Large-subunit ribosomal RNA, domain IV from a Myxococcales bacterium, 352 nucleotides, folded computationally.
Lineage of the source: Bacteria > Pseudomonadati > Myxococcota > Myxococcia > Myxococcales.
Its mean pLDDT, the model's own confidence on a scale to 100, is 89.

[in-house]
Context: one part of a larger RNA
RNA sequence: CUCGGGUUAAGGAACUCGGCAAAUUGACACCGUAACUUCGGGAGAAGGUGUGCCCUUUGGGGUGAAGGACUUCGCGUCUGGAGCUCUGGGGGGUUGCAGAGAAUCGGGGGUAGCGACUGUUUACCAAAAACAUAGGACUCUGCGAAGUCGCAAGACGACGUAUAGGGUCUGACGCCUGCCCGGUGCCGGAAGGUUAACAGGAGAUGUUAGGGCAACCAAAGCAUCGAAUCGAAGCCCCGGUAAACGGCGGCCGUAACUAUAACGGUCCUAAGGUAGCGAAAUUCCUUGGCGGGUAAGUUCCGUCCUGCACGAAUGGCGUAACGACUUCCCCACUGUCUCGACCCGGGACUCA
Repeated sequence: CUCGGGUUAAGGAACUCGGCAAAUUGACACCGUAACUUCGGGAGAAGGUGUGCCCUUUGGGGUGAAGGACUUCGCGUCUGGAGCUCUGGGGGGUUGCAGAGAAUCGGGGGUAGCGACUGUUUACCAAAAACAUAGGACUCUGCGAAGUCGCAAGACGACGUAUAGGGUCUGACGCCUGCCCGGUGCCGGAAGGUUAACAGGAGAUGUUAGGGCAACCAAAGCAUCGAAUCGAAGCCCCGGUAAACGGCGGCCGUAACUAUAACGGUCCUAAGGUAGCGAAAUUCCUUGGCGGGUAAGUUCCGUCCUGCACGAAUGGCGUAACGACUUCCCCACUGUCUCGACCCGGGACUCA
């Protein structure tokens, strides 16, 4: 020096990203316990007091001897309460620095965010506000169900049957969940348009019997192309549907101080963001303004609203309880620190 353990004057978080680590607390009995609350909780809230040993007295429980009475003489019945033992209460005394004498053995309170909760997770850097969850909603499925695995047979679903099963989203509970169907998706519709194979064969070409002086024309057959016409679903089209994917404006003016604009005008849109919340896990400007807390506060709490760029099941806003979650504050406590020091043990190191 390093690792582990212990003590430390005065101060007590001044340390630090952060009280990380350490310290404090700690058992049992009694007293006593707030806001809030889903009335269960919160609670071991918080905060106090007691605790050894000896003598004496007393309450209750367990066991139940001797003795006595009876006797059907039984290892019987009744009575009896000694002794032993367990657990409380009262009085008195005594002792140490210290009586839960060692060890085991919660530090506590307040505030806000997120997630309701118990659970689950990155085996070996992440345990969480991520996943799951009861509860809610939409949607598919009538049973040889839908869905899934398999080429199939077959199997699961399920020896279930819509109070069932599958998929997707949301995520206890409370109060709620606004407007838009133009685009995309899905569902329904079938008049019209478009439209594949197939059907259909107008016609064309090759070949050549034949005709023609020749150029060339050309039946049948065999081939190769092939127009019209006919042809479903789909698409176009017509409707519906947002707890389907998603979306939810701009400019100008106006009130008898000023400011602001309940009001008006205009353009665009499918419709222009409702309730609630809001510098927020979202706010760039920004350490926004004001208030609180501190001597001093880019964090924190409350409030305002100018929301760069919240917003309603990609849920909105609250919420008791819960959390090895995150933020800020306070009490207690401490070698975290001012600022070090000392002790014990292991290693390193030197020598053998």